[in-house]
Context: one part of a larger RNA
RNA sequence: GAGUACGGCGUGCCUAACACAUGCAAGUCGAACGCGAAAAGUAGUAAUGCUGAGUAGAGUGGCGCACGGGUGAGUAACACGUAACUGACGUGUCUUGGAGAGAGGGAUAACCACUCGAAAGGGUGGCUAAUACCUCAUAAGCCCACGUCCUUGGGGAUGCGGGAAAAGGGUCGGGACCUUUCGAGGCCGAUCGCUUCUUGAGUGGGUUGCGGCCCAUCAGCUAGUUGGCGAGGUAACGGCUCACCAAGGCUAAGACGGGUAGCUGGUCUGAGAGGAUGAUCAGCCACACUGGAACUGAGACACGGUCCAGACUCCUACGGGAGGCAGCAGUGGGGAAUCUUGCGCAAUGGGAGCAAUCCUGACGCAGCAACGCCGCGUGGGUGAUGAAGGUCUUCGGAUCGUAAAGCCCUGUCGGAGGGGAAGAUGCUUUCUGUCGCUAAUAUCGGCAGGAGGUGACGGUACCCUCAAAGGAAGCACCGGCUAACUCUGUGCCAGCAGCCGCGGUAAUACAGAGGGUGCAAGCGUUGUUC
Numbered sequence: 001g002a003g004u005a006c007g008g009c010g011u012g013c014c015u016a017a018c019a020c021a022u023g024c025a026a027g028u029c030g031a032a033c034g035c036g037a038a039a040a041g042u043a044g045u046a047a048u049g050c051u052g053a054g055u056a057g058a059g060u061g062g063c064g065c066a067c068g069g070g071u072g073a074g075u076a077a078c079a080c081g082u083a084a085c086u087g088a089c090g091u092g093u094c095u096u097g098g099a100g101a102g103a104g105g106g107a108u109a110a111c112c113a114c115u116c117g118a119a120a121g122g123g124u125g126g127c128u129a130a131u132a133c134c135u136c137a138u139a140a141g142c143c144c145a146c147g148u149c150c151u152u153g154g155g156g157a158u159g160c161g162g163g164a165a166a167a168g169g170g171u172c173g174g175g176a177c178c179u180u181u182c183g184a185g186g187c188c189g190a191u192c193g194c195u196u197c198u199u200g201a202g203u204g205g206g207u208u209g210c211g212g213c214c215c216a217u218c219a220g221c222u223a224g225u226u227g228g229c230g231a232g233g234u235a236a237c238g239g240c241u242c243a244c245c246a247a248g249g250c251u252a253a254g255a256c257g258g259g260u261a262g263c264u265g266g267u268c269u270g271a272g273a274g275g276a277u278g279a280u281c282a283g284c285c286a287c288a289c290u291g292g293a294a295c296u297g298a299g300a301c302a303c304g305g306u307c308c309a310g311a312c313u314c315c316u317a318c319g320g321g322a323g324g325c326a327g328c329a330g331u332g333g334g335g336a337a338u339c340u341u342g343c344g345c346a347a348u349g350g351g352a353g354c355a356a357u358c359c360u361g362a363c364g365c366a367g368c369a370a371c372g373c374c375g376c377g378u379g380g381g382u383g384a385u386g387a388a389g390g391u392c393u394u395c396g397g398a399u400c401g402u403a404a405a406g407c408c409c410u411g412u413c414g415g416a417g418g419g420g421a422a423g424a425u426g427c428u429u430u431c432u433g434u435c436g437c438u439a440a441u442a443u444c445g446g447c448a449g450g451a452g453g454u455g456a457c458g459g460u461a462c463c464c465u466c467a468a469a470g471g472a473a474g475c476a477c478c479g480g481c482u483a484a485c486u487c488u489g490u491g492c493c494a495g496c497a498g499c500c501g502c503g504g505u506a507a508u509a510c511a512g513a514g515g516g517u518g519c520a521a522g523c524g525u526u527g528u529u530c
Base pairs, nucleotide, nucleotide: 001523006375007374008373009372010371011369012368013334018332019331020330022329023328024327027063028062029061032060033059035057040051041050042049043048070287071286072285080211081210082209083208084207085206086205089204090203091202094200097197098196099195100194102136103135104134105133111126112125113124114123115122116121142163143162144161146159147158148157149156150155169192170191171190172189173188174187177186178185179184213259214258215257220250221249222248225247226246227245228244230242231241232240262284263283264282265281266277267276268275269274289310290309291308292307293306312323313322314321315320340366342365343364344363348362349360350359351358352357379409380408381407382406389400390399391398392397413471415466416465417464418463419462423457426454427453428452429451430450431449432448433447434446435445436444474519475518476517477516478515479500480499481498485514486513487512488511489510495502496501
C1' cells in the first nucleotide's frame, strides 16, 4: 500500500530522563492512650434529658511507609557475571534455647481560653493519659579496660575492676481467698506483647582473582597522589578524613584522555565456530524536576519524607505561600510509530490488626490495535449437453473445467432460543463433639462433623436445540537467479529494475487481458540484524 470472518495466548512511546489539567496509586491498629461530636428519633410547655454513641472524628503512641510499581539519564566501574574471603561486619519481623520485667518521677499533644495571618501556617497561657519520656535498683549472659592460656588481623576460655535493661502493659476467662467507693482491683490461667543474651534461617555491607566496547590522529599520568606512625570516623577494613614523616604509585600485557554504553540469565541468526542484540519475563545496579545535604530508623542519605540552592508552573489581600506522573489511566508536544481518564480486591501476594476487617492502578480481569505466534472457517459429495461466456487458435479445436448450474448432504464460525460453570477441598461466621493447657464444663488452641456467607471476569467459557450454503479471500509474482506463458497495446517513448539487465514494430522483462505459480487473513514493500 490495496485487502480483511472468528477465537486463544502474548505484546504495545525504540523519539523529548520534554512539560503536565484531573482522579486514584500506603496505610493500619480502640485488644497501647487521653479526648470526643452531629444529623435524626424520643420525653417534656420549655429549659433540658435519653437514644444515636463512647460511634464518627482529629490527636499522642506502635508497626509499615527502605517492600511492591516506574525508568535507563548517569555509569567502562568490583557497576555486572562468576569463583572465593570477611579472625574486619550489620540485621526489624521470624526461629532455637536461657535469664528477667522491682521502685519511682516530671512532662506534652489533643482539649479550653486569648491571639497573629488573605492563605499556608503559627504564638502565649492553662488542664490531661499511655506500651510516649526520664531516674534509681537488679545482671545469668552481654559490653569496656587490664592480666593469663589456646589461637592468630578484633576468634575462644578464664580472673579482677567498671558499665548498660524492661511495659508485668493490653485482652479474654475464672472456683476459692483478700481489698472495695460495689464500678472494680489484687490473685490464678490462657493469649498478644516488653528487656537482655544466645542459635538458626533469610538478607545486607565490605574485600579479592578472572571475564565482557571503540579510538594511539589520546603516550606519558598522579599531590591525599603511593606508603608509614598517630588520631578521628564507621556496623566494619581502609587516605575514608586529618596532623606529621618518607618519595613513592600506574603505564605499550595500553596508564591517562576522548567517544559510546546500564550489566546478566537470555534473545535473533548460524551446521557450527561466530556475529548482532539486552523489548516482554527473571536477577543485580543506578536514578526520581536539576544540584547538594543530613534527620528518623533494623534498614534510606528515602519516587508519592525533610532542609538549602536553581530553573519552571500556579495562588496571593504583594507581606508571603504551593508543586514535582521515569506509579495507573489520561493531556499537550516530539515522532514513521505504540492503548482505556474501565471493573474488582473473588483469587495470588503485600502492609496493619488477636481477629473480624481495612488498604493495595501490585495483581486478577475486561477494553483498543492482525503488532506477533497458534488454531479454525469461508463448505462436502455427485454432476459432461465437457452448457453459456472469456481467452487462444494451425479454425480442426484447445483451455478456464467438475469448475459452474442442477441434485443429495453437513452445520465449524457467525445468528436465534434455553441451560450454565470450574477457579472456593480456600477463607469466614456459628453450632456440636473430641483432644491439649487448666482447679475448671470457662477462655484459648488443634482436629472432625452440621448449617450459613463469599466470583471482578460473567450470564463469560462450555453444553443442548432451531433455521440456514446462506454472512466470510485476498495479496504478490510468472526473462535468469526463482516455482510459474500466451495474446493485445506501446515503440530507447511510456515505463520496469534486488543484481544481471529489459524497451529503438512480432517485448514470456513496460501496460492490460486470459491462463499459471507461491503464500493465505494475510500478502507485498521499506528499514534493521544474522
Molecule: small-subunit ribosomal RNA, 5' domain
Organism: uncultured bacterium